[in-house]
RNA sequence: CUGCCGGACGGGUGGUCGCUCCCCAAAAGGGAGAGGAAAGUCCGGUCUUCAUAGGGCAACGUGCCGGCUAACGGCCGGGGUCCGUUCGCGGAUACGGAUAGUGCAACAGAAAAUAUACCGCCUUUCGGAAACGGGAGGUAAGGGUGAAAUGGUGCGGUAAGAGCGCACCGCGGCAGGAGUAAUUCUGCCGGCAGUGAAAACCCCACGCGAAGCAAGACCAAAUAGGGGAGGAGGGGCGGCCCGCCCCGCCAGACUCCCGGGUAGGUCGCUAGAGCCGGACAGUAAUGUCCGGCCAAGAUGAAUGAUCGCCGCCCGCAAGGGUACAGAAACCGGCUUACAGUCCGGACAGCCUG
RNA sequence: GCGGGAGUAAUUCAGUGGUAGAAUGCCAGCUUCCCAAGCUGGACGUCGCGGGUUCGAGUCCCGUCUCCCGCUCCA
Numbered sequence: 001c002u003g004c005c006g007g008a009c010g011g012g013u014g015g016u017c018g019c020u021c022c023c024c025a026a027a028a029g030g031g032a033g034a035g036g037a038a039a040g041u042c043c044g045g046u047c048u049u050c051a052u053a054g055g056g057c058a059a060c061g062u063g064c065c066g067g068c069u070a071a072c073g074g075c076c077g078g079g080g081u082c083c084g085u086u087c088g089c090g091g092a093u094a095c096g097g098a099u100a101g102u103g104c105a106a107c108a109g110a111a112a113a114u115a116u117a118c119c120g121c122c123u124u125u126c127g128g129a130a131a132c133g134g135g136a137g138g139u140a141a142g143g144g145u146g147a148a149a150u151g152g153u154g155c156g157g158u159a160a161g162a163g164c165g166c167a168c169c170g171c172g173g174c175a176g177g178a179g180u181a182a183u184u185c186u187g188c189c190g191g192c193a194g195u196g197a198a199a200a201c202c203c204c205a206c207g208c209g210a211a212g213c214a215a216g217a218c219c220a221a222a223u224a225g226g227g228g229a230g231g232a233g234g235g236g237c238g239g240c241c242c243g244c245c246c247c248g249c250c251a252g253a254c255u256c257c258c259g260g261g262u263a264g265g266u267c268g269c270u271a272g273a274g275c276c277g278g279a280c281a282g283u284a285a286u287g288u289c290c291g292g293c294c295a296a297g298a299u300g301a302a303u304g305a306u307c308g309c310c311g312c313c314c315g316c317a318a319g320g321g322u323a324c325a326g327a328a329a330c331c332g333g334c335u336u337a338c339a340g341u342c343c344g345g346a347c348a349g350c351c352u353g
Numbered sequence: 354g355c356g357g358g359a360g361u362a363a364u365u366c367a368g369u370g371g372u373a374g375a376a377u378g379c380c381a382g383c384u385u386c387c388c389a390a391g392c393u394g395g396a397c398g399u400c401g402c403g404g405g406u407u408c409g410a411g412u413c414c415c416g417u418c419u420c421c422c423g424c425u426c427c428a
Base pairs, nucleotide, nucleotide: 001349002348003347004345005344006343007342008341009340011310012309013308014307015306016305017304019033020032021031022030023029035324039335040334042333043332044331045330046329047212048211049210050209060207061206062205063204064078065077066076067075068074079095080093081092082091083090084089096203097202101201102200104196105195118143119142120139121138122137123136124135125134126133127132151169152168153167154166155165156164170192171190172189173188174187175186176185177184178183216267217266218265219264226258227257228256229255230254233247234246235245236244237243274293275292276291277290278289279288280287281286311322312321313320314319354424355423356422357421358420359419360418363377364376365375366374371408379395380394381393382392383391401417402416403415404414405413
């Protein structure tokens, strides 16, 4: 220097005019005003309403072990497996169970999970002079098919072969040691039928009541409708104070009162699993203690516009550009997007001294 | 803001993990004096995109993008 890994920041400053909220009785004036992801809404919680005696099933989710946490599918540490390697190490990991059961494995191939004999090899028999051909049987070592062929290598053994026997590796079981555990090491035993796949159904263990701030609570206009009380006629037309028609007395024009509820308003709403610094405990995640601080809370929804200076990038210059993106009850995570800058590394490579 | 659903041919839709299909439309030929209808044939596809599981993915899982729908209160 490059790669890789981890972490942090993600423009600064000043003037003018505006916007939202707060302080002040008001004005003047003063103060505060987007993010690391505010995003996706993928998990977990707080909160609120509804439901709920207790327990179970179903459904859904999670899945090596230990720890952290309010909780989690998150984080930290450890283990196994896989990948890369310059052999120092680095990276990834949806990683319970396939002898609990059911189902699946297309095509090719003789045979695809109860194994199987196409070619080949071997024995025997028949025909044949022989080459060879037919029959019966043995054989999974070799060929061939396939993603996958019923442990691998070697020696022995055999008619040819075969865990048929033996050694090592692998697999399984038991015992002992290390470890909280996952797991690992050593020894002994078993020739060892069972491949893959559970991001197929499923089994096992654990978790889980449902919905979501448009949750929910309060105040409450006009109109319409509902309930209650009072209440004797009311409206239209013609004529001019009497007729006709309609409503009505199983009721009710009109007046008053009440409650629900809409528009609208208020609360929920931001002081919190909060932020900063330090000490201590712990490998770490994290926790405890001490000190300091208060940092948007709007609701068709503010956080803007413009003019300078400086920084960075492109350009000879003039000049141009300055990422992803924009709060909506709040918090802890994950995932995704992101110009550029800075810091660290005990990792690797190259160059120089 | 919160909740739910869908992406497959030009269009509307099917599609048990095993060669991606149907109808309409398009193109060519036949038929007709010509057109339509009819018959025959053909072209049509990054199964929205990127990863993973698997021998094998449109289908299963994860992430992501786009589109659509619903959500005051009472009854």
Two RNAs folded together computationally: RNase P RNA and transfer RNA, 428 nucleotides in total. It holds a member of the Rfam family "Bacterial RNase P class A". Rfam classes the family as a ribozyme. Rfam links the family to the GO terms ribonuclease P activity, dimeric ribonuclease P complex and tRNA processing.